[in-house]
RNA sequence: CCUUCGGGGCAGGGUGAAAUUCCCGAUCGGUGGUAUAGCCCACGAGCCGCCUCGGCGGCAUGACCCGGUGAGACUCCGGGGCCGACAGUCACAGUCUGGAUAGAAGAAGG
Numbered sequence: 001c002c003u004u005c006g007g008g009g010c011a012g013g014g015u016g017a018a019a020u021u022c023c024c025g026a027u028c029g030g031u032g033g034u035a036u037a038g039c040c041c042a043c044g045a046g047c048c049g050c051c052u053c054g055g056c057g058g059c060a061u062g063a064c065c066c067g068g069u070g071a072g073a074c075u076c077c078g079g080g081g082c083c084g085a086c087a088g089u090c091a092c093a094g095u096c097u098g099g100a101u102a103g104a105a106g107a108a109g110g
Stems, first nucleotide, its partner, number of pairs: 001110005012024003026095002028084002030043004038082002046059005064080005086098003
């Protein structure tokens, strides 16, 4: 440099005119680092404006403790807990719809 790949999830119920959005309960977890990570460090993704379309600026950007083993683990084992952008909707959304059959961190091969 080229090619390809590159995100998952409300079962079952309650209330109600209406809710996968409220309540009970269920379920999901990108990329790199490191003793194996949604909650440590770092990165990506989103919205708005400008632009020479290379990029620049602004906004948003969450969450962990205890015990055990060990040289080393907030990563393993046991236990308890917590978090989740933006827009939409006849009812308030991590899970529905949408931007997105997109794009990116990056990975594999040549």
Molecule: FMN riboswitch aptamer (RFN element)
Organism: soil metagenome